A computed fold for a 162-nucleotide RNA from Microbacterium kyungheense, annotated as FMN riboswitch aptamer (RFN element). The sequence is in RNAcentral, with records from Rfam. The organism belongs to Microbacterium, within Bacteria.
[in-house]
Parts: sequence; C1' cells; structure tokens
RNA sequence: ACGUGCUCCGGGGUCGGUGUGAAUCCGAACCGGCGGUGAGAGUCCGCGAGCCGACGCAUCCACUCUGUCGAACAGGGUGAGCCGAGGUCGAUCCGGUGGAAUUCCGGAACCGACGGUGAUGCGACGAGCAGUCGUCGCUAGUCCGGAUGGGAGGCAGCACGA
Repeated sequence: ACGUGCUCCGGGGUCGGUGUGAAUCCGAACCGGCGGUGAGAGUCCGCGAGCCGACGCAUCCACUCUGUCGAACAGGGUGAGCCGAGGUCGAUCCGGUGGAAUUCCGGAACCGACGGUGAUGCGACGAGCAGUCGUCGCUAGUCCGGAUGGGAGGCAGCACGA
C1' cells in the first nucleotide's frame, strides 16, 4: 500500500424599510453536501438526501371472510409495518491566461425538495352609486418541522488478515 471489522467524523446562510401585524412583501445581503473531472465546480458527469414506488418479507396490530351454531384455534384477503428494483429530481455564459480550466482570474447571470406558518402583495368571484367591503386561492434557499434523523463519503483512528 490492499482487504475486513469496529469507532469517530460527516450542511451552510440576515439586516433594514413599510405596516396594527412580515426574518415569507419591498430593498440590499448572505449560504452552497459527497465523489469525479490534463487545473481547484452550487449551475460539467455521477451520488446522496427529498418525492413516487413494482417485486419481495414479516404476522406483534386493525378490519374482514371461511372452517362453525358459537368460542379458542387455523387459514385467506385488505390496511398499517419492513425492504426496495426503478422512476422523478434546480441552475452559466462571455472574455483572459495556459499544453490543459463552463472548475482559476475578470465580468455579468441563474438555481435552491417536501410539510407548516400570511398577508401589508397578487389573482378570482360577489356586494355597493362610489370610497370600499367580504369570501376563496397563491406566495420562504436563510423561520419552524421531519432531523439529537439519514447519508454520499472521509490523506480520521484502532484492530485483525494474507
């Protein structure tokens, strides 16, 4: 160095304004998992997480059917439970340097799951002569939550092995 096992590690980010009320609106700011990639990546390739989920497993639970007239018991079905193939899953260009960079430098952009939370914003419908009022819906990368979770992985450590 290699393999196996165990332990450990393994996600970040706000202020102001308006207003009765907003970290969700307006303005500005800030953040960026893991592996790969002739040179370093939120936006190239892939993975993880999130969402959907066949097959399969189990029978502790719920409902139901049959054996049965009934109970125990037994078997079947459905649901919940576990596993999980597969599917889904956002975003970048230009210039410069160079052998090589959508990864560096300069410039200008863009993206951000699911559930909750709400208007002071937007939309629809209705009422009224009008000012306006009422109802419904939509609207958070940074707030709350699942999560003291999970996990891609780790030039972290220990042990064993050939």